[in-house]
RNA sequence: GGAAUGAAGCGAAUGGUCGCGAUCCUAAGGGAUCGAGGAAAGUCCGGACUUCACAGGACAGGGUGCCGGGUAACACCCGGAAGGAGCGAUCCUUGGAAAGGGUCAUAGAAACGGAAACCGCCUUUAGAGGCAAGGAUGGAAAGGUGAGGUAAGAGCUCACCGACGAGCGGGAGACCGUUCGGUCUGACAACCCCCACCCGAAGCAAGACCAAGUCGAGGGGCUAUUAGGUGGUCCGCCAAUCCCUCUGGUAGGUCGCUUGAGGAACAUGGUAACAUGUUUCCAGAUAGAUGACCAUUCACGACAGAAUCCGGCUUACAGCUUCAUUCCCUCU
Numbered sequence: 001g002g003a004a005u006g007a008a009g010c011g012a013a014u015g016g017u018c019g020c021g022a023u024c025c026u027a028a029g030g031g032a033u034c035g036a037g038g039a040a041a042g043u044c045c046g047g048a049c050u051u052c053a054c055a056g057g058a059c060a061g062g063g064u065g066c067c068g069g070g071u072a073a074c075a076c077c078c079g080g081a082a083g084g085a086g087c088g089a090u091c092c093u094u095g096g097a098a099a100g101g102g103u104c105a106u107a108g109a110a111a112c113g114g115a116a117a118c119c120g121c122c123u124u125u126a127g128a129g130g131c132a133a134g135g136a137u138g139g140a141a142a143g144g145u146g147a148g149g150u151a152a153g154a155g156c157u158c159a160c161c162g163a164c165g166a167g168c169g170g171g172a173g174a175c176c177g178u179u180c181g182g183u184c185u186g187a188c189a190a191c192c193c194c195c196a197c198c199c200g201a202a203g204c205a206a207g208a209c210c211a212a213g214u215c216g217a218g219g220g221g222c223u224a225u226u227a228g229g230u231g232g233u234c235c236g237c238c239a240a241u242c243c244c245u246c247u248g249g250u251a252g253g254u255c256g257c258u259u260g261a262g263g264a265a266c267a268u269g270g271u272a273a274c275a276u277g278u279u280u281c282c283a284g285a286u287a288g289a290u291g292a293c294c295a296u297u298c299a300c301g302a303c304a305g306a307a308u309c310c311g312g313c314u315u316a317c318a319g320c321u322u323c324a325u326u327c328c329c330u331c332u
Stems, first nucleotide, its partner, number of pairs: 001328010012297007020035006037303001041314002044312005049203004056235004061199005066080005081094005095194002100192002102188003118135002120131003143161006162184001164181007207255004216246005228238002262281008
């Protein structure tokens, strides 16, 4: 200097004038302070909170899936193990196919995994017999390489490996190392299934209170073996001025509403995620709040606007900046 990998930040700023919303102060006029995001988006996960409800159990159903830790919790985050890709920094994947069932088109001789012989090799007087080592087809064809052996061959035998099983040792664990064994065992579980762990439902239009207005009709049940309620089913439990269906009328406001498992800085502990402590900061609209103008700087301004509130993941993003690491070239 070039190429790359991982992580993070800003995303307009300053000043003035008028205007908007909330809170507080003032008799009023008016004044002070604060006021959209890193994703506010998606509604994909996990919760807090509210009601059913003063509870429960089983089955079905659903979710997750290597090991350990973090967290309120999670399908999230951090660290690690094994396998794979890359020269490398790094990145991707992850229960079980020996419990059982099922599928593997076409091509090919054969795809029911131990069956098969198209080309081919050996043998034979000719029929016929032997082989699965070489070739073809295929995503996959009787573990791989080498040597011996054989009519020709084959774990047929041997050596070194691979997969599997067992013993011993190390590690909390996923796993790792070593010794022995036999000759050997396709793929798919985001197909059914098996194993381990987890799971009530609905949702701020939840729900509570005040105000207003309440004309009727039909059916069922009533002290619990019943109507009805509790995500589905069953058991159990609760339950009576009760429950179900249709129809008419009224419908304005207050609370919920923002102090939270919250944000930032620093210190301590920890490999880290994170935890603890000190200081500091804080939008609550509801016909839905941040707009307009001027001046200067500059990156000439991207994606884009809170609606009960948080923790994540995913997606979008003009331009600018920072840190660490890897590889290549050149110079000293």